[in-house]
């Protein structure tokens, strides 16, 4: 030099064209003398950038940043 694989909530991850979700983690409230556990609610997100493609893009494409791994 080339090839490949990951990038979505703090954190671990679904989610393969049609309103972006879960688990913990946090805030609230029930609950307890009190705490924790349990329950019930709520908040959070430019989907690493930048561009095509489409009526529509996390999701296809093409460049690119990061971090892994292969090969020479």
């Nucleotide at each position: 030099g080339c090839c490949c694989c990951u990038u979505u909530a703090g954190c671990u991850c679904a989610g393969u064209g049609g309103u972006a979700g879960a688990g913990c983690a946090g805030c609230u409230g029930u609950u307890u003398c009190g705490u924790a556990a349990a329950c019930a609610g709520c908040a959070g997100g430019u989907c690493g950038u930048c561009a095509g493609u489409u009526c529509a893009a996390a999701u296809c494409u093409g460049a690119u940043g990061a971090g892994g791994g292969g090969c020479u």